[in-house]
């Protein structure tokens, strides 16, 4: 140092400011984020990982850039101008909680009904799943060479 086994730790950031409103960190304006790998250094090249799906050692689906400049080589560095961001969940108060919740209350609609039922402002950025999984990254011991 090469290959190999087992094990351990690590392994996602972000509403600060206005503006409508009865209510928004969900809508406008602006602001702010940006997993591995490889490759000239990338959210938007090229795989891959979360994630729904599936008939489940497998297989599908799965977002988003140009333009200049420098340089042998950049959709990656530098100006400049874009673009994208699963699911679910969210009227209000009070209680209780890590979370689902529960009581009562509002406001719309349904219903032959004085009850009863359903809905409520819309999210990359709050909350849950997830104190999980993981692409992978560091390490520790063996073992062969």
């Nucleotide at each position: 140092u090469u290959a190999u086994a087992u094990c351990u730790u690590c392994a996602g950031g972000g509403c600060a400011g206005g503006g409508u409103g009865a209510g928004a960190u969900u809508c406008c304006c602006u602001a702010c984020c940006g997993g591995c790998a490889g490759u000239a250094g990338a959210g938007c090249c090229u795989g891959c990982g979360a994630g729904c799906c599936u008939u489940u050692u497998g297989g599908g689906c799965u977002g988003a850039u140009c333009c200049g400049g420098u340089g042998c080589g950049a959709u990656u560095c530098c100006g400049g101008a874009g673009c994208c961001g699963a699911c679910g969940g969210u009227c209000g108060u009070u209680c209780a909680g890590c979370a689902u919740g529960a009581a009562c209350g509002c406001g719309u609609c349904u219903c032959a009904a004085u009850g009863a039922g359903a809905c409520g402002a819309a999210a990359g950025u709050c909350c849950g799943g997830a104190u999980g999984a993981a692409a992978g990254a560091a390490g520790a011991u063996g073992u062969c060479a």
Molecule: FMN riboswitch aptamer (RFN element)